[in-house]
RNA sequence: CCCACAUUCGUGCCGAGUCCGUCCGCGCCUGAGCGGGCGGAGCGGGGGAACCAAAUUCCCAGGGGCGAAAGGUCCAAGGGGCCACCCGGCCCAGCAGGCCAAGCGCGACUCUUCCGCGCGAGCCCGUCAGCUAACCCCGCAGGCCCAACGAGCAACAGA
Numbered sequence: 001c002c003c004a005c006a007u008u009c010g011u012g013c014c015g016a017g018u019c020c021g022u023c024c025g026c027g028c029c030u031g032a033g034c035g036g037g038c039g040g041a042g043c044g045g046g047g048g049a050a051c052c053a054a055a056u057u058c059c060c061a062g063g064g065g066c067g068a069a070a071g072g073u074c075c076a077a078g079g080g081g082c083c084a085c086c087c088g089g090c091c092c093a094g095c096a097g098g099c100c101a102a103g104c105g106c107g108a109c110u111c112u113u114c115c116g117c118g119c120g121a122g123c124c125c126g127u128c129a130g131c132u133a134a135c136c137c138c139g140c141a142g143g144c145c146c147a148a149c150g151a152g153c154a155a156c157a158g159a
Base pairs, nucleotide, nucleotide: 012144013143014142018041019040020039021038022037023036024035025034026033042140043139044138045137046136047135052130062128063125064124065123066122071100072099073098074097079092080091081090082089083088103119104118105117106116107115111152112151113150
């Protein structure tokens, strides 16, 4: 000087997923914290009267919840159908995937405009739940980091 590893500190993002007290355990080289139990506060979600809604018949087929994550279109391989002597051709549905999209998020003190970037998943209940006061139940995770130009307004801190 370079590289790797471990443990921390600082700034910030998605999300309800945070804060305080106390006890125990593990750490504290370095700007030293971390986990668990108990209690409290706060945030988020679900169930649950009256009134209202719904109510009957037919077809299809269960229905519901968290979340921004409705949906539309194209569609390889493969599948189905038709034609055909062969090569192959046409049609149908449509997974992976592409494009678009309701909607959602970010651009670093805050707000507005402009500009730009990204997401548009996944999981759960188990035949059961409309709304819903009282009341009851559940969660407090997980995953991340390049930060734009111009104009205007306001506030705070420091020197």
Molecule: c-di-AMP riboswitch aptamer (ydaO/yuaA leader)
Organism: Actinomycetota bacterium